[in-house]
RNA sequence: GUGAGGUCACCGCCGAAUCGACGUGAUCGAAAGCGUCGAACCGGGGAACCAGGUUUCUUGAAUGGGGUGAAUCCCCUGGACCGGCGCGAGUGUGUCGCCGAUCGCCAGGGGUAGGGCUACUUCCUGGCCCGAAUCCGUCAGCUAACUCGGUAGGCGGCUAGAGGAAGGUACG
Numbered sequence: 001g002u003g004a005g006g007u008c009a010c011c012g013c014c015g016a017a018u019c020g021a022c023g024u025g026a027u028c029g030a031a032a033g034c035g036u037c038g039a040a041c042c043g044g045g046g047a048a049c050c051a052g053g054u055u056u057c058u059u060g061a062a063u064g065g066g067g068u069g070a071a072u073c074c075c076c077u078g079g080a081c082c083g084g085c086g087c088g089a090g091u092g093u094g095u096c097g098c099c100g101a102u103c104g105c106c107a108g109g110g111g112u113a114g115g116g117c118u119a120c121u122u123c124c125u126g127g128c129c130c131g132a133a134u135c136c137g138u139c140a141g142c143u144a145a146c147u148c149g150g151u152a153g154g155c156g157g158c159u160a161g162a163g164g165a166a167g168g169u170a171c172g
Base pairs, nucleotide, nucleotide: 010157011156012155013154014153018039019038020037021036022035023034024033040151041150042149043148044147045146050141064139065136066135067134068133073111074110075109076108077107078106079105082100083099084098085097086096114130115129116128117127118126120167121166122165123164124163125162
């Protein structure tokens, strides 16, 4: 000097998931964290009107229905579950093979509604990434008053952080 990894600080990104006060931590001094309250932000429930449904009553069925979120839908492959037959076995109701069925479920893959990034902002072109998860428990259209909750978690600091247009800011 270069490259790789780690830690701290700083800066930035997704997201509602941030800020402040007090207490605690807690003491020599301090911080993270935690607790309470408040602010701000996000979401659920909930009238009339409207929308939708309805002959009336009763019962039954669940893989019903609904919410958060960008996270939906379609196709392909395989698997379990299911049905039939067969081999083997000989009472172990299990195992193996073939065929059928395959709404839905699980795993993988390809698209996709949609969402995000591209470092002052917006837009265009191009590029990149995500397209998960989970909750309620048979119940929810909208919705004033009212009411119930949430403020987690995860990444990056490159050379596509690219090109163009408009605007803004700072400096001269």
The RNA shown here (c-di-AMP riboswitch aptamer (ydaO/yuaA leader)) has 172 nucleotides and comes from Nakamurella sp.
It was read from a public genome assembly, where an Rfam model found it.
The organism belongs to Nakamurella, within Bacteria.
The prediction has a mean pLDDT of 76.